[in-house]
RNA sequence: UGGGGCGUAGACAAGUUGGUAAGUCACCGGUUUUUGGUACCGGCAACCGUAGGUUCGAGUCCUACCGCCCCAA
Numbered sequence: 001u002g003g004g005g006c007g008u009a010g011a012c013a014a015g016u017u018g019g020u021a022a023g024u025c026a027c028c029g030g031u032u033u034u035u036g037g038u039a040c041c042g043g044c045a046a047c048c049g050u051a052g053g054u055u056c057g058a059g060u061c062c063u064a065c066c067g068c069c070c071c072a073a
Base pairs, nucleotide, nucleotide: 001072002071003070004069005068006067007066010025011024012023019056027043028042029041030040031039049065050064051063052062053061
């Protein structure tokens, strides 16, 4: 320098023909327990890397940029 992939809650991670974002762990509360842990029940938390664009509607499509990884030189 060129090509490709990835970026979604505190962590991991689904979302693949564009139609309002699942799950697990963690965390908080409750029941159980002498306490802790386990188990069960309930709850909190992401407008999706940043900025634009297309669209009635964008995590999803397009453009630029930022970060990480891989390949080539």
A computed fold for a 73-nucleotide RNA from a Myxococcota bacterium, annotated as transfer RNA. Rfam family: tRNA. Its family is annotated with triplet codon-amino acid adaptor activity in the Gene Ontology. By type it is a transfer RNA. The sequence is in RNAcentral, with records from ENA. The source organism's lineage runs through Bacteria, Pseudomonadati and Myxococcota.